[in-house]
Model confidence (mean pLDDT): 88 of 100. Large-subunit ribosomal RNA, domain VI from a freshwater metagenome, 252 nucleotides, folded computationally. Its Rfam family is "Bacterial large subunit ribosomal RNA". The RNAcentral record of the full RNA draws on SILVA.
Context: one part of a larger RNA
RNA sequence: CGUAGGAAGAUUGAGAGGAUCUGUCAUUAGUACGAGAGGACCGUGAUGGACAAGCCUCUGGUGUACCUGUUGUGGUGUCAGCUGCAGCGCAGGGUAGCUAUGCUUGGAAGAGAUAAGCGCUGAAAGCAUCUAAGUGCGAAACUCGCCUCAAGAUGAGUUUUCCAUUGAGAGUCGUAGAAGACUACUACGUUGAUAGGCUGCAGGUGUACGGUGUGUAAGCAUUUUAGCCGAGCAGUACUAAUCGCUCGAAGA
Numbered sequence: 001c002g003u004a005g006g007a008a009g010a011u012u013g014a015g016a017g018g019a020u021c022u023g024u025c026a027u028u029a030g031u032a033c034g035a036g037a038g039g040a041c042c043g044u045g046a047u048g049g050a051c052a053a054g055c056c057u058c059u060g061g062u063g064u065a066c067c068u069g070u071u072g073u074g075g076u077g078u079c080a081g082c083u084g085c086a087g088c089g090c091a092g093g094g095u096a097g098c099u100a101u102g103c104u105u106g107g108a109a110g111a112g113a114u115a116a117g118c119g120c121u122g123a124a125a126g127c128a129u130c131u132a133a134g135u136g137c138g139a140a141a142c143u144c145g146c147c148u149c150a151a152g153a154u155g156a157g158u159u160u161u162c163c164a165u166u167g168a169g170a171g172u173c174g175u176a177g178a179a180g181a182c183u184a185c186u187a188c189g190u191u192g193a194u195a196g197g198c199u200g201c202a203g204g205u206g207u208a209c210g211g212u213g214u215g216u217a218a219g220c221a222u223u224u225u226a227g228c229c230g231a232g233c234a235g236u237a238c239u240a241a242u243c244g245c246u247c248g249a250a251g252a
Base pairs, nucleotide, nucleotide: 001152005163006162007161008160009159010158011157015149016148017147018146021049022048023047024046025045026044027043033038051106052105053104054103055102059100060099061098062097066093067092068091069090070089071086072085073084074083075082076081110144111143112142117137118136119135120134169247170246171245172244173189174188175187176186177185194240195239196238197236198235199234200233201232203229204228205227210223211222212221213220214219
């Protein structure tokens, strides 16, 4: 821009893409078959490999805005405490998120029409013959079935609701996000839980500072399963989402 009024939702599916793999074991059954040795079809169940998609409950990884221990040195007048720098100084753990080696799921079943092949009926050709007329079965291939996209499918579809200058709806702006380079998308904007703060909880670290007791002291014990705490889950208008402005319908 188009889809002959303008919008907001919900859809159909022409068409396109993806997937399509396979082992072993048990059972049927030591059955059928076979002199024996050996040893099935068909059917049923279990469990793997590779591949793919999704996810973070578990097992782990990471986690330089979380917690702790500790070395050297500097600062805070001193002690104590706190703190800067040294690869996050080094070391031990670790929430959310992101992750695989972790977890879950998948290939199917089924249907249709067939290939090779196997048939039925059956002439030409009194027989025979699956074929000439007719008709049945038959494969990971084909068409569906499963998953994804999809009306620019210009053949532009369908459907519900809304709007008529008393303005449907959209944008701008702001608060943000499991969305993201920007844009876009999604949530919210006081008729409000969108983010921050605060409170509680979960979770992490591992028992703070100060005091008291004890010891010559280093230290230990106790107050204290404390103190501190990023992203998680709730609650709560304390803070910020103010007020506005712009675009917006030619038909009936």